A computed fold for a 96-nucleotide RNA, annotated as Glycine riboswitch aptamer.
[in-house]
């Protein structure tokens, strides 16, 4: 110096307000138990590609991504939370 994380505000998707029992004046919301779906908090795998080591070579062995892929976690009205995106501020922090 910069502004990556963070911090504020703004948008933000997908999926049964599902069925059965209980506790209760009452449950969509709290207990239990089933079986369905979602994928965008985290998190889990990968390789046609790239990067690095070994080889004379054929090759062989490692690492590296996602809004893909799994559905462990989490979620299927609303609020909430939300990947990501935009704008802000200010110097917390220091990746560069």
């Nucleotide at each position: 110096a910069u502004g990556a994380c963070a911090c504020u505000c703004u948008g933000g998707a997908g999926a049964a307000g599902c069925c059965c029992g209980g506790a209760g004046a009452a449950a969509g919301a709290c207990c239990g138990g089933g079986g369905g779906c979602c994928g965008a908090a985290g998190g889990u795998g990968c390789a046609a590609a790239g990067c690095c080591g070994c080889g004379a070579a054929g090759g062989c062995g490692g690492c590296u991504a996602a809004u893909c892929u799994c559905u462990c976690a989490g979620g299927c009205a609303a609020a909430a939370g939300g990947a990501c995106a935009g704008a802000g501020a200010a110097a917390g922090c220091g990746a560069u």

About this RNA: Of the family's consensus pairs, 89% are formed in the model.